[in-house]
Context: one part of a larger RNA
This record gives sequence, structure tokens and C1' cells, in this order.
RNA sequence: GAGCGAACGCUAGCGGCGUGGAUAAGGCAUGCAAGUCGAGCGAUCCGCCGAAAGGUGGAUAGCGGCAAACGGGUGCGUAACACGUAGGUAACCUACCCUGAAGCGUGGAAUAACCCGACGAAAGACGGGCUAAUACCACAUGUGCUCAACGGGUCGCAUGAUCCGAUGAGGAAAGGUGGCCUCGACCGCAAGGUUGCCAUCACUUUAGGAGGGACCUGCGUCCCAUCAGCUAGUUGGUAGGGUCACGGCCUACCAAGGCUUUUGACGGGUAGCUAGCCUUAGAGGGCGGUUAGCCACACUGGGACUGAGACACUGCCCAGACUCCUACGGGAGGCUGCAGUCGAGAAUAUUUGGCAAUGGACGAAAGUCUGACCAUGCGACGCCGCGUGCGGGAUGAAGGCCUUCGGGUCGUAAACCGCUGUUACGAGGAACGAAGACUUGCGUUGCAAACAGCAGCGCAGGAGUGACGGUACCUCGAGAGAAAGCCACGGCUAACUCCGUGCCAGCAGCCGCGGUAAUACGGAGGUGGCAAGCGUUGCUC
Repeated sequence: GAGCGAACGCUAGCGGCGUGGAUAAGGCAUGCAAGUCGAGCGAUCCGCCGAAAGGUGGAUAGCGGCAAACGGGUGCGUAACACGUAGGUAACCUACCCUGAAGCGUGGAAUAACCCGACGAAAGACGGGCUAAUACCACAUGUGCUCAACGGGUCGCAUGAUCCGAUGAGGAAAGGUGGCCUCGACCGCAAGGUUGCCAUCACUUUAGGAGGGACCUGCGUCCCAUCAGCUAGUUGGUAGGGUCACGGCCUACCAAGGCUUUUGACGGGUAGCUAGCCUUAGAGGGCGGUUAGCCACACUGGGACUGAGACACUGCCCAGACUCCUACGGGAGGCUGCAGUCGAGAAUAUUUGGCAAUGGACGAAAGUCUGACCAUGCGACGCCGCGUGCGGGAUGAAGGCCUUCGGGUCGUAAACCGCUGUUACGAGGAACGAAGACUUGCGUUGCAAACAGCAGCGCAGGAGUGACGGUACCUCGAGAGAAAGCCACGGCUAACUCCGUGCCAGCAGCCGCGGUAAUACGGAGGUGGCAAGCGUUGCUC
């Protein structure tokens, strides 16, 4: 000199964009942060039309599906294939999505809700009875798929990979909604209904893709040698188990190995890693906050279940500490989500608004949910911008300070005259961010037997959708009115005198000032520097 997630002191007009618990991964009151689907299912309740039958709309506890493994937080642990980078998997998995192929047949037994009974203070649990499904089970079918042994082809860096043929064995599914009688069947006098058929959304098997994940390897990644030897699942083999998958990953048996020796094993300390950020001419040094990628964790420790995916932040079980409820028998909880609170600390914000946008979950859609997010409030915490007026004005007023008493200086500074109108203030107007989605009509393409219907695309039209916000912005009004401080002035280092004090009181980054004329202490006037900031402290280069 530059920098900072800063803090402290004095001071403070406005705006924009950022940024804000670095300490106690300490404890937490309260509210919210993950739901959704009635076009999977039975049931219940309510509204409207209707005399009724019935029609139509809404709500939802339960069963069922998908999501809840994302998004959000933190940096405890971790010196490690954790991360970065370059590769490998002939050792692998993958829900939703896209593309191709094939299929979707026949049956069955339950159970929640509900009703009845009954236990408990509660949390909650039990018995009996009824019922549905895209819940569950059995059988069938088997294009493909898997497995077994066989024959043949192609290829490879070893283990091997891949393709074809024939044989045998194994194993699948679910329906919902809409449409049409054109054709077929059944019931009905008819209206119509069921089935078939078509569309669409789902379902099953399989091949490929995309995106995601898993495992393995080379290289790189802090300090201590006052850590020099470490190791028994240890190193390898065989067999088995386990896993999506290779593997001492695990088990049994066998062998006795393996690592390190200055290229630092083992141990100890510290630490999330990276893109990046700061500094610097560079080399280097320091850092890893915000944002993005990866990892780890979720009161502490352990464990599995479900699932495509977890060993699962707002799931489950066990143990522990802590807090709370209790009828003392027993129960409940987990803010390192967003706010907020206590505590510790030099120190770090609203218990705000909205789903309008972007993104996510579910849904056919309308839509619902979303403390992600978008906004808002607070803090000069940072960066940037703007303002605190402009021009004229000398007998150089008054006053302050200094003085050699002549004067000098503050100083065109003020007064005074003329002007402007940024910001703030008042009034009026007033946004972009909104287009999708929905719906009507037409055209077109596809499915189709079809002039139903459905799906895709295009054109035209319709009714609407903004938290921020009556904000930004624009116009008008009044009015110099409301807006400057802080630090320094001995040398380094830019800026000097007077008074007070008298080695006192004090200053100080270093050198050093102060003991009666102190440019170094305190005050004043003046001056210098920076400026809505200025200094100090801490840390880095």
C1' cells in the first nucleotide's frame, strides 16, 4: 500500500447492488418448512335441480398409488480413492422420461374404513361381524428374458465377450376415463344398459437411449523423526456366504506372508476438498465466507426395515444424556430448515408478504402444496452513485486568534444582491416483469371402419392471472430552505503558533517527548488529509 463475513470509538442526508451467527455441531417456547391424486377403491356428509325416481356439483377419515432419498441447513468427523484430474468395469444397478418389439386371459381368499363390544389418565391397543380396489394370491399364455447342458460362428489386453441354432426347465400383467352404433353379441316394448370395437392415461415382459448412481486404478493434496519400525483378517490361496457388482467384504481351512526404511510406513497434531478469492511485476504466499460441483453429518452411539434409490434432518427400533406430560401404571420430544428465544461472545438481521415469476412434488386437467424461491424489513457491514448549492460580492464588517501594536490571518468566507431546484417533502399520473396453462372456432397431421372421439401442430377469438406496489418512472408545487464530519500537524509524513502544565498530568507505530518559553502532553486559533464517513484494533499478502 492492498484486502476482510470484521469489531470498537466519534459522526451520519439519500439511493442502487451485494452481504450479515466466523464463538457454543450449546439448549430450545411458538408458528410454518411435504404433500398430492375422487379419472384406482368402498364408505360417509353437504349443496343445487326434481313431486319422486333420479341427475349434477363439492368435501374427506380410511384402503391404494406416486412423492417423501429432491429441495433447504451445517462443516462435527475425515489426511481418505474424501476431493481434483485422467482412465477402467469383459465385475455393475437405475423409478419417472424417450424409442422399438410383444402382451394385457381365467379365477380366488382377505382386510381397513363402518357397526357392535370392551381396556387405558393419556399415548395407544384388543376382540367379534360386514365390504371394495390399479391392494393381495393362484392358474394360464411366453414374443422376448433367465438358467442348464449341447453344436456352430465372430472377436479380444488375461479372466473371457458376443451372436446363431435346437432341447429342457423357470417365470408376467390392472384397470380408469372418454367416444360410437358403422359392423357383431346379449338384456329391454322403448329410452337405454352390458360386452365387443376405437382413442387416451395407466399396467406387464423385453431391447436400446438419455440422465443418475456404484466400484476399481495412475497421479496430485498440511505440520511433527523430540513418532522408526508397523501388522493375525494381518498378506496370499482354496471353498463357501454375502452384494446390483469385483474383493478378507465375511466365515472355515491351508500357507507365512504384507507395508516401510528418508520417495517417511506406523503414530501424533491440524483440516471438509475443489472451481475460486486476496496479495503480488511475476514467482510465490495466505484463504476456501457468499455462489457452483463433490463429500460428510442430522441430540450422542448402534441397527436394520421399506423402496428403483436411504441405512433415511422434520421415518422405524434399541441404548444413553437431557427436556416435558402423568391418575405414578406409563408416555412424548429432537430448529446443523425459515423466522424467533436463552446462553456464551468484541460480534452478526423480520416470530414479515406472496406462490405473481423461476424451479420442484402430485394430478388427465382445473389445481393443491412448496420459509426452495421471488420479494420485504433491519445493520454505513462492503462496493458504487448522488447531494449538502451556484454566480456576484471589500471600507477586507463584527468577532476569534496572532502581533514587532504598524498590522496580519480566518477571508469572498459571511452579511447583502441575483439564480437554480438534484435528493428529501407534498400532489397527480403510472409501469415492465404475463406469457403460458384454460377455453371457443377453423385448418392440418396422425390413430381409426368413422362425417364420434382423442392426440400433436398452426391461425383467429374469449374470460381471467402481480406479492413487490400505487413501488420504479414521469409531471407539477413550494423552498437555499432539511443534510459534515473524523483524524493528524517533532522526524519518518502533507500540515504551526499561543496559552495551560512543569519528568506532574500525560503521549508514543519506531526514534523518542514532558524536570518553567514543549511546533511531541491538554485546550484554542490556524493548517494538512480523507469525506458520509474518518480513525483505532485484529488478521493476510